[in-house]
Context: one part of a larger RNA
RNA sequence: CUGGGUUUAAAGGGUGUGUAGGCGGACUUUUAAGUCCGUGGUGAAAUCUCCAGGCUUAACCUGGAAAACUGCCAUGGAUACUAUUGGUCUUGAAUGCUGUUGAGGUGGGCGGAAUACAUCAUGUAGCGGUGAAAUGCUUAGAUAUGAUGUAGACACCGAUUGCGAAGGCAGCUCACUAAGCAGAUAUUGACGCUGAGGCACGAAAGCGUGGGGAUCAAACAGGAUUAGAUACCCUGGUAGUCCACGCCCUAAACGAUGAUUACUCGACGUUGGCGAUACACCGAUCAGCGUCUGAGCGAAAGCAUUAAGUAAUCCACCUGGGAAGUACGUUCGCAAGAAUGAAACUC
Numbered sequence: 001c002u003g004g005g006u007u008u009a010a011a012g013g014g015u016g017u018g019u020a021g022g023c024g025g026a027c028u029u030u031u032a033a034g035u036c037c038g039u040g041g042u043g044a045a046a047u048c049u050c051c052a053g054g055c056u057u058a059a060c061c062u063g064g065a066a067a068a069c070u071g072c073c074a075u076g077g078a079u080a081c082u083a084u085u086g087g088u089c090u091u092g093a094a095u096g097c098u099g100u101u102g103a104g105g106u107g108g109g110c111g112g113a114a115u116a117c118a119u120c121a122u123g124u125a126g127c128g129g130u131g132a133a134a135u136g137c138u139u140a141g142a143u144a145u146g147a148u149g150u151a152g153a154c155a156c157c158g159a160u161u162g163c164g165a166a167g168g169c170a171g172c173u174c175a176c177u178a179a180g181c182a183g184a185u186a187u188u189g190a191c192g193c194u195g196a197g198g199c200a201c202g203a204a205a206g207c208g209u210g211g212g213g214a215u216c217a218a219a220c221a222g223g224a225u226u227a228g229a230u231a232c233c234c235u236g237g238u239a240g241u242c243c244a245c246g247c248c249c250u251a252a253a254c255g256a257u258g259a260u261u262a263c264u265c266g267a268c269g270u271u272g273g274c275g276a277u278a279c280a281c282c283g284a285u286c287a288g289c290g291u292c293u294g295a296g297c298g299a300a301a302g303c304a305u306u307a308a309g310u311a312a313u314c315c316a317c318c319u320g321g322g323a324a325g326u327a328c329g330u331u332c333g334c335a336a337g338a339a340u341g342a343a344a345c346u347c
Base pairs, nucleotide, nucleotide: 004318005317006316007301008300012315014201015200016199017198021194022193023192025089026088027087028086031083033082034081035078036077037076038075039074040073041072042071049065050064051063052062053061054060092191093188094187095186097183098182099181100180101179104177105176106175107174108173109172110171111154115151116150117149118148119147120146121145122144126137127136162169163168206247207246208245209244210243211242216240220236221235222234223233258314259313260312261311262310263309266292267291268290269289270288271287272286273285274283275282296303297302320347321346322345329340330339331338332337
């Protein structure tokens, strides 16, 4: 390389968009590049096979014959398939129409409870915390109660719910904006699928500049516990957590399961439409989200129309453990580091 694989044994890229490339619906037509058939040329000799001969034999060598060299070139045909040219079509795809759905996104405005702080008032000796305590707060008036103000985060509803490509998204409302789904079927007429590179997005932590700073809280300090306690528990507490702009680009970025299409028993629940006559029941009506269970698959656990079943196309990745996601080089980054990524040696 071939072959075999990728939920859990090594292995699906974090996600999308899309370039090249690969692959691609129905009918008809042109050409004849691939493909198939015929003919001619060429495809050295040796080798292989057969028949003779020569070394005492054999291996080996020599001569003759046949075959092969599955290739290349030229030429004449075939046209089913692939390709190509022109035309047509509607079922794939897209656009439009009507309706509908949702924590989808961005930016404003507003709201109520609790918490913390500040100020004022009432009020007096403790409060807080724990297994038990202590550090801590408090007569400079705490804790508690009431009033006002500021700040950030949004209880209940809340769900095996919903939306989003993924990361993710939750008080209410307004504006802008994107998307899905359903129903009719109006328009275009294969415009499609995948996608190396590229580009964009990408939790948390971290970085830069400027704000903000209620809560929580790495680091740090103190009190406990303990043989010790650089911890678990307690009292504090700075970065950070929040906002704007700019970086970083990684996660058990998980369904540990790439995308698309088609096909393949059922049952129940649920979300959003649709149909019939009103969700009252019903529907081999569609699109999601779940649970259970057949055939089939699987090493098993299990998966099972949301496949890990049966097939097709395209991409990514794997090839014993360690050394090692290390070294070196390169690219990117302000840095932290990220990406790419070995070998010696060893078992």
Molecule: small-subunit ribosomal RNA, central domain
Organism: uncultured Sphingobacterium sp.